[in-house]
Parts: sequence; C1' cells; structure tokens
RNA sequence: AGCAGAUAAAGCCAAACCACCCGUGAGGAUGGGACGGAAAGCAAUCGGGUCUCGGUGAAAUUAUCGGAGAGACAGCCGGGCCGCCUGA
Repeated sequence: AGCAGAUAAAGCCAAACCACCCGUGAGGAUGGGACGGAAAGCAAUCGGGUCUCGGUGAAAUUAUCGGAGAGACAGCCGGGCCGCCUGA
C1' cells in the first nucleotide's frame, strides 16, 4: 500500500422514547437514553425512493380530487468523497 472485519483488543456513533427549543409540516438542534451500526463520517448540485406543504383548476357547499412549485429524510437503496483501529 492492498485486502479483510474475527464470540479478538482499545475506542467511536446513537434508533425508539422522554424533556426542552425551532418549523404550517415532514423534520431538525441540545440533553438524557441504547435499537442497532464496520463508515449509522460528509455531500440532497450523481441516480432512484419515501415523506411534508401545496397555487391555478375540478367538484360541491363539505368533505374530496388534482398537482405547478417549494421542502424533509444520508439510520431507505445504489453510487461518490474523506477516514480510525487491528491483522485471526
């Protein structure tokens, strides 16, 4: 350097839920907490997917249909980039 990730060693991250704050919302920040993770690190200007709000319009008097557009999720998947430890 490459490859690999062990009933190994030392570490790391932190789901749900709770408190509190922000947001119409999906969701996000902080603290607690551990379901799990070998990239559960980064990027939403790589491609898909899911979710939220939703104008014009239709319908009706009430719900609803529809969706231009704008957002969220990287712990949804495939890719991209950077990186720690160890060597059965």
Source information
Predicted 3D model of an 88-nucleotide RNA (c-di-GMP-I riboswitch aptamer) from a Syntrophaceae bacterium. The sequence was found by an Rfam model in a public genome assembly.